[in-house]
RNA sequence: CAAAGCCAAACGUUGAAUCUCUCGACUGUGAGAGAACGGGGGAACCGUAACUUAGGGGUGAAAGAAGCCGAAUGGCUUCGAGGGUAACUCUUGGCCCAAACCCGACAGCUAACCCCGUAGACGGAGCAGGAGUCGGA
Numbered sequence: 001c002a003a004a005g006c007c008a009a010a011c012g013u014u015g016a017a018u019c020u021c022u023c024g025a026c027u028g029u030g031a032g033a034g035a036a037c038g039g040g041g042g043a044a045c046c047g048u049a050a051c052u053u054a055g056g057g058g059u060g061a062a063a064g065a066a067g068c069c070g071a072a073u074g075g076c077u078u079c080g081a082g083g084g085u086a087a088c089u090c091u092u093g094g095c096c097c098a099a100a101c102c103c104g105a106c107a108g109c110u111a112a113c114c115c116c117g118u119a120g121a122c123g124g125a126g127c128a129g130g131a132g133u134c135g136g137a
Base pairs, nucleotide, nucleotide: 011123012122013121014120018035019034020033021032022031023030036118037117038116039115040114041113046108053105055106056103057102058101059100064079065078066077067076068075069074082097083096084095085094087133088132089131090130091129092128093127
């Protein structure tokens, strides 16, 4: 000096997961309310050959398939419907993800109505280009 790593701020990514207010607290980090966004349950009509252990269902992009290891519960690898990538839509290419959890015998749609959530995890990059739209200067 550079790189790597760590920390902080700012700026961002995914996602519904943000904002405002009140009380409390006074080094405390709590309890509420509202808005906004998101989800579930729930008539008629319509639909349903489905369900009643081969259980069924929900959030989510994460439907699935093949192979390998193992006595098994399972684990691993590859592919993949699908998803993400700095206003928005479409598109070409590059890169990345393709999980995890929940309900508890039970749920089609569904007006009124009822209930619930507002997290977590990340970036030194945030990719490059084309067409169009909106807004601003």
Molecule: c-di-AMP riboswitch aptamer (ydaO/yuaA leader)
Organism: Fimbriimonadaceae bacterium